This is a predicted structure of a 457-nucleotide part of an RNA (small-subunit ribosomal RNA, 3' major domain) from an uncultured bacterium. Rfam family: Bacterial small subunit ribosomal RNA. Rfam links the family to the GO terms ribosome and structural constituent of ribosome. Its mean pLDDT, the model's own confidence on a scale to 100, is 81. The RNAcentral record of the full RNA draws on ENA and SILVA.

Context: one part of a larger RNA
């Protein structure tokens, strides 16, 4: 000075209480541990691993694993030699392929000093090297988690201390904030806070196709005529500042109620992450020291393997029904994709109206299995999605003990994307319907601040 304390004041957070809705049991679906294997590549490990790296494992990918092959190698750059284009098509034998032999056709480099002299390709020899998702995140760069979007952490000058070091940064009010204020041997200052940036939400303007239609005609239809008033677009601007008003309080800062306003005290949301902690993750994006392999721990290629399954846990979709099942009918979205398109296509769903079923393991549920087929792809046996028929499991609401969530939020409906030949119950974003509750801070959890106590650094 600082850690801790089942020490003491203060104050804060879905941390607790008030509440809604789950997980914990059923089935699968997905990671992980375990076991098994020729392999089940490897990495993440309390919160802060475990639907995580991975924005998609049938070949590729892929590192693993067995088998065949290859050694200056796929791939770079330099020497020596030799050829002269490169490139594209093509027959056949052997193989699983990789590779290894073999046939024909097109096509026939460029500059020049005219010397195979310089480029460029390509092949062959032999060295220097190439390769390595080998090891070391505890030898590193970048990057990221996290404590936390917490209110902190610090410096210079000056004072006080023999000194480590203190003051400031404490203190009395306030605040979401070391936010301000008002006092103080302090006096100012940086890095955070707020603010500037984005975006939703009110108006104002500027613009009117592809968007719109009040008025006038006109259509099945904003179709078409005119029109840009409105709706939207997308570019400028304005709007909030405790500005005003009343009380409170130290004539402060600011809290309380008012008022106008689309909006009220930080208007919602995002972006943004201080000094630092955890030798926190990552040498398997990528760079990297240093060791290690160098006819193999490099490189190709077939197949299998990551998809195994007595169990255990996470994270999840679907259920257990009548606020439902089901059959008819039935509207209204945003946001993105599609080379271009406010024009053309992908484009709802639950609600809502009818009519059924009546409390059952059922007209709930939909696992599993059997059959047929459909798509993608060289190729759905290992190991792929989707349909039809038929099969018809566990599950009647879930112990201990746990999770989210404070508003257009939970819940609950669908819909887009990326990835991606093909495969989403994940993942990122959209919109549609829409609650309950918060007395209050004793008590768990975290976390600030001042103070005591310490055999602890």
């Nucleotide at each position: 000075u600082g850690a801790c304390g089942g020490g003491g004041g203060c104050c804060c957070g879905c941390a607790c209480a008030a509440g809604c809705g789950g997980u914990g049991g059923a089935g699968c679906a997905u990671g992980u541990g375990g076991u098994u294997u020729a392999a089940u590549u490897c990495g993440a490990a309390g919160c802060a691993a475990c639907g995580c790296g991975a924005a998609g494992a049938a070949c590729c990918u892929u590192a693993c694993c067995a088998c065949c092959c290859c050694u200056u190698g796929a791939c770079a750059u330099a020497c020596u030699c030799g050829u002269c284009g490169c490139g594209g098509a093509u027959u056949c034998c052997a193989g699983a392929a990789a590779u290894g032999g073999u046939u024909u056709c097109c096509u026939u480099c460029a500059g020049u000093u005219a010397g195979g002299c310089u480029g460029g390709a390509c092949g062959a020899u032999g060295u220097a090297c190439a390769g390595g998702u080998g090891c070391u995140g505890c030898a590193u760069g970048g990057c990221u988690g996290u404590c936390g979007u917490c209110a902190g952490c610090u410096c210079g000058u000056g004072u006080c201390g023999u000194g480590a070091g203190a003051u400031g940064u404490u203190a009395g009010g306030u605040u979401a904030a070391g936010u301000c204020c008002u006092g103080c041997a302090a006096c100012g200052a940086g890095c955070g806070c707020a603010a500037c940036c984005c975006u939703c939400g009110u108006c104002c303007u500027u613009a009117g196709u592809u968007g719109c239609c009040a008025g006038c005609a006109u259509u099945u239809a904003g179709u078409u005529g005119g029109g840009c008033a409105c709706u939207c677009u997308a570019g400028g601007g304005a709007u909030a500042c405790u500005g005003c008003c009343g009380g409170u309080g130290c004539u402060a800062a600011g809290c309380c109620g008012g008022a106008g306003g689309a909006a009220g005290g930080u208007g919602g949301g995002g972006a943004u992450g201080a000094c630092g902690u955890c030798a926190a993750g990552u040498c398997u994006u990528c760079a990297u020291g240093g060791c290690c392999c160098u006819u193999a721990c490099g490189g190709g290629g077939u197949g299998g393997g990551c998809u195994a399954c007595a169990c255990a846990c996470g994270u999840g979709c679907u259920a257990c029904a009548a606020u439902g099942g089901c059959g008819a009918u039935g509207a209204c979205a945003g946001a993105g994709g599609g080379u271009u398109a406010a024009u053309c296509c992908c484009u709802a769903a639950a609600a809502g109206u009818c009519g059924u079923c009546u409390c059952a393991g059922u007209u709930c549920g939909g696992a599993u299995u059997g059959u047929c087929u459909u798509c993608u792809g060289c190729a759905a046996c290992u190991c792929g999605a989707a349909g039809g028929c038929a099969u018809g499991a566990a599950g009647u609401u879930g112990g201990a003990a746990u999770c989210g969530c404070u508003a257009g939020u939970a819940a609950u409906c669908g819909c887009a994307g990326g990835u991606c030949a093909g495969c989403a119950u994940a993942c990122u974003g959209c919109g549609g319907u829409g609650a309950a509750u918060a007395c209050g801070u004793u008590c768990c959890c975290g976390g600030g601040c001042c103070u005591u106590g310490u055999a602890c650094a």